[in-house]
RNA sequence: AGAGUUUGAUCCUGGCUCAGGAUGAAUUCUGGCGGCGUGCUUAACACAUGCAAGUCGAACGGGAAACCUUUUAAUGAAGCUUCGGCAGAUUUAGUUGAUUUCUAGUGGCGGACGGGUGAGUAACGCGUGGGUAACCUGCCUUAUACAGGGGGAUAACAGUCAGAAAUGACUGCUAAUACCGCAUAAGCGCACAGGGCCGCAUGGUCCGGUGUGAAAAACUCCGGUGGUAUAAGAUGGACCCGCGUUGGAUUAGCUUGUUGGUGGGGUAACGGCUCACCAAGGCGACGAUCCAUAGCCGGCCUGAGAGGGUGACCGGCCACAUUGGGACUGAGACACGGCCCAGACUCCUACGGGAGGCAGCAGUGGGGAAUAUUGCACAAUGGGGGAAACCCUGAUGCAGCGACGCCGCGUGGAGGAAGAAGGUCUUCGGAUUGUAAACUUCUAUCAAUAGGGACGAAGAAAGUGACUGUACCUAAAUAAGAAGCCCCGGCUAACUACGUGCCAGCAGCCGCGGUAAUACGUAGGGGGCAAGCGUUAUCCGGAAUUACUGGGUGUAAAGGGUGAGUAGGCGGCAUGGCAAGUAAGAUGUGAAAGCCCGAGGCUUAACCUCGGGAUUGCAUUUUAAACUGCUAAGCUAGAGUACAGGAGAGGAAAGCGGAAUUCCUAGUGUAGCGGUGAAAUGCGUAGAUAUUAGGAAGAACACCAGUGGCGAAGGCGGCUUUCUGGACUGGAAACUGACGCUGAGGCACGAAAGCGUGGGGAGCGAACAGGAUUAGAUACCCUGGUAGUCCACGCCGUAAACGAUGACUGGCUAGGGUUCGGGGUGGCAAAGCCAUUCGGUGCCGCAGCUAACGCAAUAAGCAGUCCACCUGGGGAGUACGUUCGCAAGAAUGAAACUCAAAGGAAUUGACGGGGACCCGCACAAGCGGUGGAGCAUGUGGUUUAAUUCGAAGCAACGCGAAGAACCUUACCUGAUCUUGACAUCCCGAUGACCGCUUCGUAAUGGAAGCUUUUCUUCGGAACAUCGGUGACAGGUGGUGCAUGGUUGUCGUCAGCUCGUGUCGUGAGAUGUUGGGUUAAGUCCCGCAACGAGCGCAACCCCUAUCUUCAGUAGCCAGCAUUUAGGAUGGGCACUCUGGAGAGACUGCCAGGGAUAACCUGGAGGAAGGUGGGGAUGACGUCAAAUCAUCAUGCCCCUUAUGACCAGGGCUACACACGUGCUACAAUGGCGUAAACAAAGAGAAGCAAACCUGCGAGGGCAAGCAAAUCUCAAAAAUAACGUCCCAGUUCGGACUGCAGUCUGCAACUCGACAGCACGAAGCUGGAAUCGCUAGUAAUCGCGGAUCAGAAUGCCGCGGUGAAUACGUUCCCGGGUCUUGCACACACCGCCCGUCA
Repeated sequence: AGAGUUUGAUCCUGGCUCAGGAUGAAUUCUGGCGGCGUGCUUAACACAUGCAAGUCGAACGGGAAACCUUUUAAUGAAGCUUCGGCAGAUUUAGUUGAUUUCUAGUGGCGGACGGGUGAGUAACGCGUGGGUAACCUGCCUUAUACAGGGGGAUAACAGUCAGAAAUGACUGCUAAUACCGCAUAAGCGCACAGGGCCGCAUGGUCCGGUGUGAAAAACUCCGGUGGUAUAAGAUGGACCCGCGUUGGAUUAGCUUGUUGGUGGGGUAACGGCUCACCAAGGCGACGAUCCAUAGCCGGCCUGAGAGGGUGACCGGCCACAUUGGGACUGAGACACGGCCCAGACUCCUACGGGAGGCAGCAGUGGGGAAUAUUGCACAAUGGGGGAAACCCUGAUGCAGCGACGCCGCGUGGAGGAAGAAGGUCUUCGGAUUGUAAACUUCUAUCAAUAGGGACGAAGAAAGUGACUGUACCUAAAUAAGAAGCCCCGGCUAACUACGUGCCAGCAGCCGCGGUAAUACGUAGGGGGCAAGCGUUAUCCGGAAUUACUGGGUGUAAAGGGUGAGUAGGCGGCAUGGCAAGUAAGAUGUGAAAGCCCGAGGCUUAACCUCGGGAUUGCAUUUUAAACUGCUAAGCUAGAGUACAGGAGAGGAAAGCGGAAUUCCUAGUGUAGCGGUGAAAUGCGUAGAUAUUAGGAAGAACACCAGUGGCGAAGGCGGCUUUCUGGACUGGAAACUGACGCUGAGGCACGAAAGCGUGGGGAGCGAACAGGAUUAGAUACCCUGGUAGUCCACGCCGUAAACGAUGACUGGCUAGGGUUCGGGGUGGCAAAGCCAUUCGGUGCCGCAGCUAACGCAAUAAGCAGUCCACCUGGGGAGUACGUUCGCAAGAAUGAAACUCAAAGGAAUUGACGGGGACCCGCACAAGCGGUGGAGCAUGUGGUUUAAUUCGAAGCAACGCGAAGAACCUUACCUGAUCUUGACAUCCCGAUGACCGCUUCGUAAUGGAAGCUUUUCUUCGGAACAUCGGUGACAGGUGGUGCAUGGUUGUCGUCAGCUCGUGUCGUGAGAUGUUGGGUUAAGUCCCGCAACGAGCGCAACCCCUAUCUUCAGUAGCCAGCAUUUAGGAUGGGCACUCUGGAGAGACUGCCAGGGAUAACCUGGAGGAAGGUGGGGAUGACGUCAAAUCAUCAUGCCCCUUAUGACCAGGGCUACACACGUGCUACAAUGGCGUAAACAAAGAGAAGCAAACCUGCGAGGGCAAGCAAAUCUCAAAAAUAACGUCCCAGUUCGGACUGCAGUCUGCAACUCGACAGCACGAAGCUGGAAUCGCUAGUAAUCGCGGAUCAGAAUGCCGCGGUGAAUACGUUCCCGGGUCUUGCACACACCGCCCGUCA
């Protein structure tokens, strides 16, 4: 710092999405250790249990206990004994005094702190800065002064009583640092009068005077502690004020203690805080009131910053404590663990009544995606009480649980190639996993074991440790115990295989998946992070996508329909003053923590400590005075007023005019009129239309007329009059002196349609009716026709109300023209011309701007001021609410949901029943066909065991197939084989294999017999066959949408591109467009293009003419021979054949054209303007055709989807179509005799002649591997004869009989021939095909394939036409241009309804 996504591509606008950081998080998978933090965001839901606020006996009277002491009574142990007792331990109960400890109660202090929560609160609640001259402050500090002497009660306690309990009542006793008078008063308060000083006002302060009022408590260890009053300080609080503090106007009015005053009351204190009276105020578009949401801040997250979001932990403030209300006590509360009342809930109950409040710490239930232990200790820090010891402290210090976060460490280091095994991929060679492992060696951080062992403990010593035997240190041994998660199509680092087959699934966006998925799932490999990793949620960023920094509004979303004008905002020249804004300095504050910088302490880091900085703010103060502001007094260039002038469809009212239309009356006149693409409805013999005359009515004003004029816009058009608004000129510079610009609300105007009332109504004309059109036609067209259109008055308030462009500025910024209006000035020869100027209205154009188109002094340029409006598309200008309206409706104006686009401008194509130009047997002009018949052939369909497969508009259909009886053959039925019919490798056997014979089968298969190798170093080798094993063979099985190759088609159409340059932000353009010309992007000229390539043309082949060379198997002019046949000699002149050349190039002439290219005509020439024909097919299009020619990836079959054999089928047949043949006849059929080709083929061949058969043929057989021989007869044609218009002497299908040939075989299923039979058919509907000259038409000949089997195909020659005015139309194509919402490209896109 950006990226993806709208398009065929481009630029822009614009949304959506991603990469980053963060979290009190949750969740999937996984999980070694430690440190530091952190942990109910939801139900301010309900809570069992325990604990969280007590302490003081040095305030007090009691009580209890212990020890000691005095003493009384009882007991009576050991021991002693004279046995009488002594003695008195021990124990019990009392008593005296003293000590110590504990304590219910009175009393004091503290329970107002600490701890929790965020419900409420939009507020002086919070933040910040001030104020209190309007206040309080316990404990603490300092200072001063003081504490004299009295009094009366009361709890505890005792007794009685009530109650289940909680608790209470009565009687009696008693103490105090409890309570109450009195005395005292330095000082204080109050009242009164006086003086000094000070303050922004009320006022404050000081001094002295008079009157008046209020104090105290004791205890003691004798050290002290405590008490009272006053003043001051410190601390803490209270109140007031400036500024800041969410959204909604679809909440616009709110308020009665409300706003103010006077006077009481109340408070610590000011105050409507409260009350009485008086006044009627107060707040509000600078957003009152109402509604919704929310604790605020330091900070935290993010960001370059400005900002945006947030308010967990830590810290400050506030509020709350089950809900609501209230006060009491107190220095302080309207009080979380106090009181009273009310409500809800829970619990106890003897039913009468009572008790309770975890938003303290743990913990429970519930809610929830979700948040911990009913732990230890007061050792430390701090708090309360106490003189202190000490007590209390769920504050706090610690521990426990949770990867919840941050930080640190580890899971080993080094060597180690046979690059092991295994896995994966593979082109099978290998590659990769990978030095990774194994193996060798080293080390021991963590964890574990053992032994030591702190700091935290302070101010001289001692004592005191929850954490804790913790941190830390040491020792020995072992690599032993410790790695996962996500991703790998692009964005975004990282690729392969298999499975799946629009299924399963993925996905943040684009999107992936329909049989070769780097996107699904798995595996291998790789990438990233790492005790974590992904996902989800939320926030900021990227997003300049709300734009203050830093956006826009002609066409992308967006200028209000217009005007004058209110508030507001902004504002000309110059002078003085002030200092509000502004600028600079200083001071105070901006708490601490946090942040940044520098140090330091934990082994490091996180973390912690110290110092500094920053905290951009606010306040006070000093200074400056340029700018803004305020003020004083001025100016005239802005603005305005008055005078003069001309222009104008500016507005309102009244009057007048002619043309036209329709209607009425009368005349003339007769059969139609009218209307349309064509018609019909309609009108008309009751007299229309037409025409003449007269009359009536309403509406609109031809020509002038214009790119013109006027108006704010809407808008305004005959003429005249009246009334009236505005602009212009600067003529002349008289007056005012900033009076200006813009303008939210509000006000006014505002086309057409529509509405209301009343008129009017000729024409036109929604609705409606009829006629047409059409599949339909609720339309377009026609005939009628009502509202309306017109007038007056009143509503409506909208339009593509548009220049899709807000207004203004002595504003600024090149110009040009004979643009057109209205004025002024100057000059000249003055109805005019020239120059200049003001104001308007158009065009072109530079700079500049713009995404481009375009705008360009009338800006969309450069600036300024003000207003309005926009923030993805749809939903939707819809719903609800409100306002307006008689209504129609208008104005304001959402959300849910849904999509990843919607859109602008321009580019290239394709397309258009858009335009221009051009070409083609494209049409036209002609000739002959097809479509009708019969047959042949192909296809569809149907049938079948099978009728193998492919080809499908042109560009499939006599196509693959240049030839299916078997074979072919791929199909069907039946039978058989399984390393196979075919290839390679290995092993074994045999010596063959081949061939021959026999048996057998439907046939292959099978069985038997005969015959039988080569080389040799004798080991064997080669070869062949058979058998076996597995690798493999094989497949006309699938996919032509995985492919190569080949081919068709547009199209032999004239096009398709590139390099450099130039233009454009770019896609692209230019070149290749333009003017001519051509068959042609062929050539010429011009031109920001200059060149080049693939195509065109030419080069190649055949053919037409000539020359030359060569003549055998060809030819024969002349010569000779002859069997009369170029047969022979001979010759190569001619024909011909085969080589090599020539020839044609617009070269020549004339005209046209631009002096060009070229065109027209002519000469010469065999041929003339590419002579005729062929081969040759640009970039590309159609996922065109072919996996069945061949090759080939992948998939599939493997005793079968392979191989082989027999038979059948591909030849079926109600039907439909294509392509052909033969005909329908006389331009003909038949018969007789006769003439003229070219090009080919021939040895498993062509076959002469001869014989034979009616014939197909057969027999015999010469010749020929071919310019020699053969096929081979050419036919149409011409001649003669016959037929005489008919289903025929046309036509030949079909059928019968008897045959020929090929072949192993002719039934399914061949061809030919003879005789007989003799069908349809008499020129073919709609429609449609070919052809422009040696062409169409017609006639025959040959060849390939092939044993046989062409009406097909490929060739050959013979005879041999007609027509083309022309390009309007049909089809196809090319070039330019235009429109486009198409780009799978019009067979497109897309709208509505229904399912």